RNA sequence: GGUAGAGUAAAUAUUGCGCGUGAAGUGCCACGGGAUGGGAUGUAGCCUGUGGACGAAAGUUCAUUAACUGCGGUGUAAUAUUGCGUCCACUACU
Numbered sequence: 001g002g003u004a005g006a007g008u009a010a011a012u013a014u015u016g017c018g019c020g021u022g023a024a025g026u027g028c029c030a031c032g033g034g035a036u037g038g039g040a041u042g043u044a045g046c047c048u049g050u051g052g053a054c055g056a057a058a059g060u061u062c063a064u065u066a067a068c069u070g071c072g073g074u075g076u077a078a079u080a081u082u083g084c085g086u087c088c089a090c091u092a093c094u
Stems, first nucleotide, its partner, number of pairs: 001094005010082009019072003028052007038088005058069004
C1' cells in the first nucleotide's frame, strides 16, 4: 500500500418491573439547545427546552382502601437481532 472485519446514537421483538386510564405519556407542527464508533467532520436519525394543534377503553370483584383482567403508536431494565456518510485510527490477512 491492498482486501476483509469490529465497534456509536438508536430501532424492532420478547420478558420483568413501573406509569396513566380523574389523560400524563406517545405521536404531529414551529423555534431553540445538546449528545452521537477511538479521533475529526457531518447529517438522516436520536435526546431535550418553550409554544401550538389534535386526542383515547374500559370491564369485573369488594362495604371501602384497593385488587384483577384489559387498554396506551406509555416509561424503564435485561436479552436477542439490526445498526455511521467521508478521512484517519483499530483488528485479521497479504